Context: one part of a larger RNA
RNA sequence: GCCUGCGAGUUACGGUGUGUGGCAAGGUUAACCCGUGAGGGGAAGCCGGAGCGAAAGCGAGUCUGAACAGGGCGUUCAGUCGCAUGCUGUAGACCCGAAGCCGAGUGAUCUAGCCAUGGGCAGUGUGAAGCGGGGGUAAGACCCCGUGGAGGCGCGAACCCACUUCGGUUGAAAACGGAGGGGAUGACCUGUGGUUAGGGGUGAAAGGCCAAUCAAACUCGGUGAUAGCUGGUUCUCCGCGAAAUGCAUUUAGGUGCAGCGUCGCAUGUUCAGCCGUGGAGGUAGAGCACUGGAUGGGCUAGGGGCCCCACAAGGUUACUGACCCCAACCAAACUCCGAAUGCCACGGUUCCAGAGUGCGGCAGUGAGUCCUCGGGGGAUGAGCUUCGAUGGACAAAAGGGAAACAGCCCAGACCGCCGGUUAAGGCCCCUAAUUCUGUACUAAGUGGUAAACGAUGUGGGAUUGCCCAGACAGCCAGGAGGUUGGCUUAGAAGCAGCCACCCUUGAAAGAGUGCGUAACAGCUCACUGGUCGAGUGGCCCUGCGCGGACAAUGUAACGGGGCUUAAGUACAGAGCCGAAACUGCGGAUGUCUGUGUAAACAGGCAUGGUAGCGGAGCGUCGAUCUUGGUGUGAAGCGCCGGUGUGAACCGUCGUGGACCGUGGUCGAGUGCGAAUGCAGGU
Numbered sequence: 001g002c003c004u005g006c007g008a009g010u011u012a013c014g015g016u017g018u019g020u021g022g023c024a025a026g027g028u029u030a031a032c033c034c035g036u037g038a039g040g041g042g043a044a045g046c047c048g049g050a051g052c053g054a055a056a057g058c059g060a061g062u063c064u065g066a067a068c069a070g071g072g073c074g075u076u077c078a079g080u081c082g083c084a085u086g087c088u089g090u091a092g093a094c095c096c097g098a099a100g101c102c103g104a105g106u107g108a109u110c111u112a113g114c115c116a117u118g119g120g121c122a123g124u125g126u127g128a129a130g131c132g133g134g135g136g137u138a139a140g141a142c143c144c145c146g147u148g149g150a151g152g153c154g155c156g157a158a159c160c161c162a163c164u165u166c167g168g169u170u171g172a173a174a175a176c177g178g179a180g181g182g183g184a185u186g187a188c189c190u191g192u193g194g195u196u197a198g199g200g201g202u203g204a205a206a207g208g209c210c211a212a213u214c215a216a217a218c219u220c221g222g223u224g225a226u227a228g229c230u231g232g233u234u235c236u237c238c239g240c241g242a243a244a245u246g247c248a249u250u251u252a253g254g255u256g257c258a259g260c261g262u263c264g265c266a267u268g269u270u271c272a273g274c275c276g277u278g279g280a281g282g283u284a285g286a287g288c289a290c291u292g293g294a295u296g297g298g299c300u301a302g303g304g305g306c307c308c309c310a311c312a313a314g315g316u317u318a319c320u321g322a323c324c325c326c327a328a329c330c331a332a333a334c335u336c337c338g339a340a341u342g343c344c345a346c347g348g349u350u351c352c353a354g355a356g357u358g359c360g361g362c363a364g365u366g367a368g369u370c371c372u373c374g375g376g377g378g379a380u381g382a383g384c385u386u387c388g389a390u391g392g393a394c395a396a397a398a399g400g401g402a403a404a405c406a407g408c409c410c411a412g413a414c415c416g417c418c419g420g421u422u423a424a425g426g427c428c429c430c431u432a433a434u435u436c437u438g439u440a441c442u443a444a445g446u447g448g449u450a451a452a453c454g455a456u457g458u459g460g461g462a463u464u465g466c467c468c469a470g471a472c473a474g475c476c477a478g479g480a481g482g483u484u485g486g487c488u489u490a491g492a493a494g495c496a497g498c499c500a501c502c503c504u505u506g507a508a509a510g511a512g513u514g515c516g517u518a519a520c521a522g523c524u525c526a527c528u529g530g531u532c533g534a535g536u537g538g539c540c541c542u543g544c545g546c547g548g549a550c551a552a553u554g555u556a557a558c559g560g561g562g563c564u565u566a567a568g569u570a571c572a573g574a575g576c577c578g579a580a581a582c583u584g585c586g587g588a589u590g591u592c593u594g595u596g597u598a599a600a601c602a603g604g605c606a607u608g609g610u611a612g613c614g615g616a617g618c619g620u621c622g623a624u625c626u627u628g629g630u631g632u633g634a635a636g637c638g639c640c641g642g643u644g645u646g647a648a649c650c651g652u653c654g655u656g657g658a659c660c661g662u663g664g665u666c667g668a669g670u671g672c673g674a675a676u677g678c679a680g681g682u
Stems, first nucleotide, its partner, number of pairs: 001682006011091013026047003032041003051058002061073004094232002097229001101222006112196009121186001123155003126151001130147006159183003163180005198214001200210003235617006245258005259365002261362007270355001272350008285337001286335002291331003295327004302320002304317004368394004372389006399410003414587004419583003425577003428561003434574001436573006447563001453547002457544005463538004474531005480504003485499003510525001514523002588607008618671001620668006627661003636655003640651004
C1' cells in the first nucleotide's frame, strides 16, 4: 500500500414547534397498591379556563395619574394528555486529538552529591628541603661536591576522559568503530554497602542529572479535563436553493441581531415592468457671481530708484504693485447654473413567475474572486489595495469558442436517439466547413508584442507657389566696380567680433550662404543668361507599412505546417461548418388548470447546483402477527441472465448441507473510502 472486520447526532429529563390520535371547558395522573400478566385502583399534583399592578389590592378590567383625560398591558381567538419527529437547555451530548492542573503512591540497580569499608596506578626522567664532607668568615651568610628523594612535577602503559578527523546515519551500535588526542600519586580512578525524592533532591552551575523520560520524573486516579482549533462523520431518488454584507463584540478565521435560503399557515397582484401626473435633489457637465488658486495686458493708489531740494512741495522711471477694467484658465472639501439616470407618491395598464407581504418551524453564510462602469490609495504600477453600481460570471455551472486557460465571448446539461436548425467562433492542411465572389491596400512574414521621437516607404484627399513669355533638376557661362565699407585688431581683405548694410555698371551679382587662408588667395552659394522641353515645389488631413526593438535549456511573441492580386488588412456580398442552445420523436418527475368520488386522463409550464431546508424510498439486525418455502436441497458463496430512475430486487446453473422468506406493525449497537483512524491478514 491493498483486503477483511470494527469505527462517529445517542440516551434521560425539561422547553418549544410540526404531524397524528384520545378526550374536551376541560385534560391528565405521580409515587404507590392489587394482579403471573393483560389490566384495575390511586386526584396529591400539573396545565388550561382572567387579567393588571413592584405590592397592598382591584377585577373585564387594571396600572400610571388630581382626573370620569391620555397612554401601557389585557378583555374576542381551546385546551390538555400520549406517540412520532425538527430544534433547543442540562448532562461527556456527533467521534477522535492536546500541551497541561490537582491528589495518592513508586523510584538514587542509570545518574548527581555525601557517608562507611575495601581495591588499583608497568616502566622511566627530573632531583626541593634536610643531612654529611670540603672551601670560606671573627662568627655567619655564601659557594662546591656528595647524600637525600619532595612534587594537584616531566615522558609514558593499565585505568579514566572525549579535543580532531574519517567512517557509520532504514548503523554492527536508540551515541559506536578506526587513526590520532588529554590526565595518568591525584580536587585521581574504582568495587561493595548505605543515604538524600518531585516545586523536592543533587549540582566545581550545563537548567545539568534524578532508570534510553526533566524549565518540574514515573504510575494510577479526578477524567470521557477543556479545545471559539484541525481532521473525520457510512444507502438512494425527487423539489427548492443561499452567503462571503450591515451593526455590535477583550471582536476580527468566533458569536448575537438583521439581510439572503427553505418549509408551513394566512393574504390574494398588494410585487415588478411600462405609461401619465406631481415631487425632493446639487452629481456629470459647465461656469467664475462667492471661497481660494493662477497667466498676460491696460489704468493707476502705495512703495523703491534717479533728478531737484533748508523744509514742504515737485519732476521722472524699460523697477515693484493693491483696487478696478479687458482677455484666457483651475478646484473632492468653490457654485450664478445644472442634466441623463435613479428615487418617492398617486392613477392607469401589462404581466401570473418558485412574484410580493405578514406570522411561525429549521437553517447555512458573516475569508470571497475576477470582468465591466464610477471613485480613493499607489507611479492615472500590479493577477495590488479599498469603497460604490439594479451589473455579469465563478463560487455552487457542465457544453461550444478563446491552442492549453474558475471569473472573458456564446450558451444554462431531466433521460434516450448513428435526426434537423443555429450562436459565439470559424471554413488551405493538421481539423468539421469556400483555396467563394467583387473592389482596394500592405512587401514589412507587417499580419504573428511596445512609446516618445525619426524618415523623399507607399495609397487616398485638400490647399498653395512656380511654369511653353520655358518652370524644377542637370549641364555651359556670368556672379562685377567704389572697396581691403567703418571700427576693432599683430592681421580682420564678404566669411573671429562690433556697427552700418549704401551707391554704380548691368541680364544678374549680398558691404555676402558655406568651405577655406596667419591675413590674402582659391572653391562655392544666393542671383542672372544660355541649353533642354513639361511639369515641378511647399504645407495640411488620412489608410497601410519602416526604424526605435536587448534575457537567460531550444526555434519559442501565428497552436503548428505553411501563407504574399494572400491562407494578411479594409469594405460589400453569397454559401457552409459549428454546442448538452433551439427543434423532431419517445420516455420520466414536479407543479398549475380542466374533467373525474377516487384512481387516472388531457393541456400549459418547469426539472444545472455547493452550504442548507423540505419530501419519498431501498437495504441490514431483532420483536410480534400473518402467510409461505425447504434433504425432490434452506442460508451463505460463484459466474451468467433479467427487472427497476436509483438504493436494490428476481431467476437458471454450480457449490454448499440446514435452515430461510412474503405481507402488516414495532424497535435499533442500522449502511464506510478517507479520521498521519483501530485490529488482523498479506
Overview
A computed fold for a 682-nucleotide part of an RNA from an Acidimicrobiaceae bacterium, annotated as large-subunit ribosomal RNA, domain II. It was read from a public genome assembly. Its Rfam family is "Bacterial large subunit ribosomal RNA". Its mean pLDDT, the model's own confidence on a scale to 100, is 86.